The prediction has a mean pLDDT of 75. A computed fold for a 113-nucleotide RNA from Robertmurraya korlensis, annotated as TPP riboswitch aptamer (THI element).

């Protein structure tokens, strides 16, 4: 000097699903997959009804060498109660980065034999 890897910091991106039960002044309990399905607040809803929406925070994860994630997609086939999973679509179209450290290795120098 320095590849890959890893770590840290800063900055940014992203998802938050499926099943079962219950109507209780409630918005919860249980189970599954997963790295992650969390918390709070506001709004909204409710006696047979969608256990809802948004925001903030947290955790997790990804950041161009990019399959994190989105679109196509209420997609196609297998499997499942369903999600998940496997295969396809498909390396198709999009998608968020910098710094420092670390090290294989390389170059030069000093000292000793």
């Nucleotide at each position: 000097g320095a590849a890959a890897u890893c770590u840290a910091c800063u900055a940014g991106g992203g998802g938050g699903g499926c099943c079962c039960g219950u109507a209780a002044g409630u918005u919860c309990g249980g189970g599954c997959u997963g790295a992650g399905a969390g918390a709070a607040a506001a709004c909204a809803a409710u006696u047979u009804g969608c256990a809802g929406u948004u925001u903030u925070c947290g955790a997790c994860u990804c950041u161009u060498g990019g399959a994190a994630c989105c679109u196509g997609a209420u997609c196609u086939g297998g499997c499942u109660c369903a999600u998940a999973c496997c295969a396809g679509c498909g390396g198709a179209g999009g998608g968020a980065a910098g710094u420092a450290g670390u090290u294989a290795c390389u170059a030069c120098g000093a000292u000793g034999a």
The organism belongs to Robertmurraya, within Bacteria. It matches the Rfam family "TPP riboswitch aptamer (THI element)". Rfam describes the family as follows. Vitamin B(1) in its active form thiamin pyrophosphate (TPP) is an essential coenzyme that is synthesised by coupling of pyrimidine and thiazole moieties in bacteria. The previously detected thiamin-regulatory element, thi box was extended, resulting in a new, highly conserved RNA secondary structure, the THI element, which is widely distributed in eubacteria and also occurs in some archaea. Rfam links the family to the GO term thiamine pyrophosphate binding. Of the family's consensus pairs, 96% are formed in the model.